[in-house]
Context: one part of a larger RNA
RNA sequence: GAGCGAACGCUAGCGGCGGGCUUAACACAUGCAAGUCGAGCGCCCUUCGGGGAGCGGCGAACGGGUGAGUAACACGUGGCUAACCUACCCUUUGGCGGGGGAUAACCAGGGGAAACCCUGGCUAAUACCGCGUAUGGCCUACGGGUCAAAGUCUUCGGACGCCAAGGGAUGGGGCCGCGGCCCAUUAUUUAAUCCUGGUUGGUGGGGUAAUGGCCUACCAAGGGUACGAUGGGUAGCUGGUCUGAGAGGACGAUCAGCCACACUGGGACUGAGACACGGCCCAGACUCCUACGGGAGGCAGCAGUGGGGAAUAUUGCGCAAUGGGCGAGAGCCUGACGCAGCCACGCCGCGUGAGUGAUGAAGGCCUUCGGGUUGUAAAGCUCUGUCGGGGGGGAAGAAGAUCUGACGGUACCCCCCAAGAAAGCACCGGCUAACUCCGUGCCAGCAGCCGCGGUAAUACGGAGGGUGCAAGCGUUGCUC
Numbered sequence: 001g002a003g004c005g006a007a008c009g010c011u012a013g014c015g016g017c018g019g020g021c022u023u024a025a026c027a028c029a030u031g032c033a034a035g036u037c038g039a040g041c042g043c044c045c046u047u048c049g050g051g052g053a054g055c056g057g058c059g060a061a062c063g064g065g066u067g068a069g070u071a072a073c074a075c076g077u078g079g080c081u082a083a084c085c086u087a088c089c090c091u092u093u094g095g096c097g098g099g100g101g102a103u104a105a106c107c108a109g110g111g112g113a114a115a116c117c118c119u120g121g122c123u124a125a126u127a128c129c130g131c132g133u134a135u136g137g138c139c140u141a142c143g144g145g146u147c148a149a150a151g152u153c154u155u156c157g158g159a160c161g162c163c164a165a166g167g168g169a170u171g172g173g174g175c176c177g178c179g180g181c182c183c184a185u186u187a188u189u190u191a192a193u194c195c196u197g198g199u200u201g202g203u204g205g206g207g208u209a210a211u212g213g214c215c216u217a218c219c220a221a222g223g224g225u226a227c228g229a230u231g232g233g234u235a236g237c238u239g240g241u242c243u244g245a246g247a248g249g250a251c252g253a254u255c256a257g258c259c260a261c262a263c264u265g266g267g268a269c270u271g272a273g274a275c276a277c278g279g280c281c282c283a284g285a286c287u288c289c290u291a292c293g294g295g296a297g298g299c300a301g302c303a304g305u306g307g308g309g310a311a312u313a314u315u316g317c318g319c320a321a322u323g324g325g326c327g328a329g330a331g332c333c334u335g336a337c338g339c340a341g342c343c344a345c346g347c348c349g350c351g352u353g354a355g356u357g358a359u360g361a362a363g364g365c366c367u368u369c370g371g372g373u374u375g376u377a378a379a380g381c382u383c384u385g386u387c388g389g390g391g392g393g394g395a396a397g398a399a400g401a402u403c404u405g406a407c408g409g410u411a412c413c414c415c416c417c418a419a420g421a422a423a424g425c426a427c428c429g430g431c432u433a434a435c436u437c438c439g440u441g442c443c444a445g446c447a448g449c450c451g452c453g454g455u456a457a458u459a460c461g462g463a464g465g466g467u468g469c470a471a472g473c474g475u476u477g478c479u480c
Stems, first nucleotide, its partner, number of pairs: 001480004006476005013350006019343002021308001026306003030303003035058003040055002043052003065261003075179007084172002089168007097131001099129002106121006136147004151160003181233003194224003199221008236258004240251004263284005286297004314340001316339003322336001323334004353383004363374004388417006397407001424469005429450003435464005445452002
């Protein structure tokens, strides 16, 4: 000098665009944040419009948050996968025959304080299960074995679906080369001596969508390491950001990609996909309810509270737009998102007036008492209207002919009023731009370094004046 997610002090007029718990991955009251489908199904209610719980389907694995853990194929980059998966979507081919038994809701009875639960009886399906069929797929010791399906609506044209298989697209799983932190005061130095016992390899088996010591039994005795094993410390990684002429150094907020986590630890279930933030089970700590038998909970979602801290916001509006889920659709849901609110936290823009005005007023300060300076500064006169106030009009953003706007009567435009409400902060010994007076008297104090102050202090405190920046100015912290 530049920079910052800043903080602190003094000060503060407006707007646009951004940003806003860096600390306790501390604990959380309350509300909301993931539903939807009656054109899959039975039932109940109905004001006959519709509504309700249940079975079933799709979604809830996305989106949103956080950075604890992780030095690792976690990330980045380049490859490999003949060792793999992929719901919905696109495309291609073929198919959709005929049956069966249940069960929730409901009814009856019962248990419990509650959360909820039990027994008996009835019923439907695009729920479940055989049989048949097999273009085809899979397995095959080539004989063969094995695997399907579902209907609903209809204006009767059809529409949406269902099954199997191939291809695509998208998303992922796995493997490898290379790359990116600190400590050798973490190594009897190539290994009997440091690290390693599922450890390294093999065979059989299990498991997975899939390779593999991933797991298991047996066999062999291997494997890593000064080109740094092992151990310890620290840390999410990257695109990038800041600085710098560059090389480099430091950092990884916001935005974007990847990873990991969801009270702590462990586990699986469902599913195309999870070992699943607002699912389940077990254990633990904590909080709450209880009739003491037993139950309920998880804001690192959005707001908000307490706490911690130098420090970081509203328990707002709307689904109008964009995007997502479901639905044939109408539509419903969406604290994603779009907006608004708060904060000079940052960047940018604008204003606090313009012209004229000398006997150079008054006052202040200085003075060699002549005067100098504040200073065209003020007043006065003339003018303008950014901003401000009042009145009137009033969007784009809406795609899609009509309708539909949270923002918002906002932006913007026109008229009127009136200089009216709008300047501070730091510094003035040298570095470094800006000097005098008074007070103080090694005191009180200043200070980034050098250093000032002990009776004339441009260095302390005040004043006048000046210098610098300006809705900011300084200080502190941190980086280059």
A computed fold for a 480-nucleotide part of an RNA from an uncultured bacterium, annotated as small-subunit ribosomal RNA, 5' domain. Rfam family: Bacterial small subunit ribosomal RNA. The coordinates come from a structure-prediction model, not an experiment, and the mean pLDDT is 87.